[in-house]
Parts: sequence; C1' cells; structure tokens
RNA sequence: CAUAGAAAUCAGGGGUGCUGUCAAGUAAGACGGCUGAGACGGGCGAUGCCCGAACCCUUAACCUGAUACGGAUAAUGCCGGCGUAGGGAGAGAUCGAGGGAAAAUA
Repeated sequence: CAUAGAAAUCAGGGGUGCUGUCAAGUAAGACGGCUGAGACGGGCGAUGCCCGAACCCUUAACCUGAUACGGAUAAUGCCGGCGUAGGGAGAGAUCGAGGGAAAAUA
C1' cells in the first nucleotide's frame, strides 16, 4: 500500500402455516395439538387487509416455479428433491492475517 476476513453504527428486507374440541353462525371467540428462530398483540368498513411486538435475514432470510413431484402425517412447505435454478434487502467508523512495495539501521 492493499486483499481475504471481522465489525460498532445506521439503513433496509421477510414470513406468520396446518389442525382438534367447544362456542358462534353475521359471527370470526376460548382452550389445546404439530412444525419452526418466529405461528404473538391490537384495529377495521373483514373470508382478508393495516399497525405494532418479537424473531430471522441483507446472499441462501424470503418469494417464484408450485393448486406441481416423491415420502410421511390427523393435517400442513411436515420432510426431501427441484436447487451450483430464476428473483431477492448494503453502506460502513474501526481492526486487519497472508501478500506486495519503500525507507531506516546493523
């Protein structure tokens, strides 16, 4: 000098499914079960949307293909393949191995 890498801080992205019993039936509630990091709380003109919390992720979070395929299950992206697929949200104080260059001294 500068690379891999680490990283305060700030900024940004994302999902919220399946199911049992009871209740309700213009209501959408109560208590449980499964997986998961996360399935939560509130609001509404509601078969879904909005706000917030927590959590995860910023390159393998998440979405698409996919109302698809194989396996399992009470059922479900529950598991697997697909998948080195396509898409997908970054700046960075500072530290900085290896490496390169120069200078000084002996």